Source information:
This is a predicted structure of a 63-nucleotide RNA (Pistol ribozyme). Its Rfam family is "Pistol ribozyme". Its family is annotated with catalytic activity in the Gene Ontology.
RNA sequence: AGUCGUUCGUGCGACUAUAAAUAGACCUUAGGCACGAAGCGGGGAGAGUAAUCUCCCGUGGCA
Numbered sequence: 001a002g003u004c005g006u007u008c009g010u011g012c013g014a015c016u017a018u019a020a021a022u023a024g025a026c027c028u029u030a031g032g033c034a035c036g037a038a039g040c041g042g043g044g045a046g047a048g049u050a051a052u053c054u055c056c057c058g059u060g061g062c063a
Base pairs, nucleotide, nucleotide: 001016002015003014004013005012006038007037008036009035010034011033026061027060032040042057043056044055045054046053047052
């Protein structure tokens, strides 16, 4: 410097051409490392033969 942990920003962490991971304090959750926004992924309800569509919700505790 670049790439990656859903997207953007900031942070935390990893890797070096690859895109994964036993890392990202610990536990928990269907809910992805964290927060804000999003609502990709996830959950619930309804419609439909089905494909699918509409609406709602948007892990929690704690150092």